[in-house]
RNA sequence: AGGGCAUUGGUGUAAUCGGUAGCACGACUGAUUCUGGUUCAGUUAGUCGGGGUUCGAGUCCCUGAUGCCCUGCCA
Numbered sequence: 001a002g003g004g005c006a007u008u009g010g011u012g013u014a015a016u017c018g019g020u021a022g023c024a025c026g027a028c029u030g031a032u033u034c035u036g037g038u039u040c041a042g043u044u045a046g047u048c049g050g051g052g053u054u055c056g057a058g059u060c061c062c063u064g065a066u067g068c069c070c071u072g073c074c075a
Stems, first nucleotide, its partner, number of pairs: 001071007010025004019055001026044006048064005
């Protein structure tokens, strides 16, 4: 320098042909308990940045960032 893959709550991981983001854990609140744990109920917060296409984008296009892999160049 060229090419490929990945980036989603605090963590891990899904999302069909583009149809408006789910699950588990965690945290918090309540119930249960003498207290804690367990169990049960509820709450919590997310699409890496910018732009574009579209009625509608996590998904498609352009561009940038970070990480990983492959190839090449110089020494």
This is a predicted structure of a 75-nucleotide RNA (transfer RNA) from a Phycisphaerales bacterium. It matches the Rfam family "tRNA". By type it is a transfer RNA. Rfam describes the family as follows. Transfer RNA (tRNA) molecules are approximately 80 nucleotides in length. It was read from a public genome assembly.